[in-house]
This is a predicted structure of a 96-nucleotide RNA (SAM riboswitch aptamer (S box leader)) from a rhizosphere metagenome.
The prediction has a mean pLDDT of 86.
RNA sequence: UUAUCGCGAGUGGCGGAGGGAACAGGCCCGACGAUGCCACAGCAACCAGGCGACAACGCCCAGGUGCUAAUUCCUGCCCGUGACCGGGGGAGAUAA
Numbered sequence: 001u002u003a004u005c006g007c008g009a010g011u012g013g014c015g016g017a018g019g020g021a022a023c024a025g026g027c028c029c030g031a032c033g034a035u036g037c038c039a040c041a042g043c044a045a046c047c048a049g050g051c052g053a054c055a056a057c058g059c060c061c062a063g064g065u066g067c068u069a070a071u072u073c074c075u076g077c078c079c080g081u082g083a084c085c086g087g088g089g090g091a092g093a094u095a096a
Base pairs, nucleotide, nucleotide: 001096002095003094004093005092010040011039012038013037014036018029019028020027023076024075025074026073041068042067043066046064047063049060050059051058052057072091077088078087079086080085
């Protein structure tokens, strides 16, 4: 810089207090052991690889990543429209 972010996918072990990126508000998870780390399992298909003449597109595969509570948990700024809701933006995550 570009693309995607309402789908999908958990068991065991270690460990022992906060955690859900930061700040604020809300909401939620957590001694029936969360967050985290490790192992295995799984999900997905961005890239690589293969095939279709193959650029687009589609299919296969699963080597490099990623992911496996809640929409990126929700909101924060702008617009419609005051609310709900919707659209956009910002921030963030992942891939190339």